[in-house]
RNA sequence: UGCUUAUCAAGAAAGGCUGAGGGAUAGCGCCCGUUGAAGCCUUGGCAACCCCUUAGGGAAGGUGCCAACUCGCACUCCACGUUUGGAGAUAGAUAAGUC
Repeated sequence: UGCUUAUCAAGAAAGGCUGAGGGAUAGCGCCCGUUGAAGCCUUGGCAACCCCUUAGGGAAGGUGCCAACUCGCACUCCACGUUUGGAGAUAGAUAAGUC
């Protein structure tokens, strides 16, 4: 990389170095950013998949995460039909397992 299963409405930031981009991909929109983006380091925190213990919980360890629903739309269906709202699919992310 591929496959299977589960989850994706909640939650959680400061400091240092650095210096212009970032929000997965490409398009549109919108937003964040010199009152400091991305990246790296340190510390802290959230959560509870694995885990521990037990049916209630815990947080030592392995991951993950710490703007906006996975930022929204894009495809299908339903309602409304101006705008829009809802459900699903696709794609993606994370975890555990597996060839």